[in-house]
C1' cells in the first nucleotide's frame, strides 16, 4: 500500500436512566452510568431523519371604508391563538453514503 477482523493483548469511546448547566425546542456540555462499538475517531459535502424561536398561512380582535341598521369589504400599519399546517437559517457523525486522519493483529 491493498485487503480481513477468525484470535490474542493492551488500551479507548460510551446508549438508556439520573443529577446541574445551556437551549424555544430538537438537542448539546459536564459528572455518574454501561446497551452497545475495530472507528461509536474528526466532518453537516449528498441523502434521511428530528425540531420550529423568527418567519408564512388561517383565524380572531383592532384599525379603516362603505351601509339608516344588522352588516359587508379591506389592512397587515397593531395585539392575539394554531392541539392540526408550511418552513432550516437550527439539530443528529451511535441512520446510510462521501470526505480526512489513525490503534493492534493475520493474510
Nucleotide at each position: 500500500c491493498u485487503u480481513u477482523g477468525c484470535u490474542a493483548a493492551g488500551a479507548g469511546c460510551a446508549a438508556a436512566c439520573c443529577a446541574u448547566g445551556g437551549g424555544a425546542a430538537a438537542c448539546c456540555a459536564u459528572g455518574g452510568g454501561a446497551c452497545g462499538c475495530a472507528g461509536a475517531g474528526c466532518u453537516g459535502c449528498g441523502g434521511g431523519a428530528c425540531u420550529a424561536c423568527a418567519g408564512a398561512a388561517a383565524c380572531c380582535a383592532g384599525g379603516g371604508c362603505a351601509u339608516u341598521a344588522g352588516u359587508g369589504c379591506u389592512u397587515u400599519u397593531u395585539g392575539g391563538u394554531u392541539u392540526a399546517u408550511c418552513a432550516a437559517u437550527g439539530u443528529c457523525a451511535g441512520c446510510c453514503g462521501g470526505g480526512c486522519c489513525g490503534c493492534c493483529a493475520g493474510a
Background:
Model confidence (mean pLDDT): 78 of 100. This is a predicted structure of a 107-nucleotide RNA (c-di-GMP-I riboswitch aptamer) from a Deltaproteobacteria bacterium. It was read from a public genome assembly, where an Rfam model found it. NCBI's taxonomy places the organism under Bacteria, Pseudomonadati, Myxococcota, Myxococcia.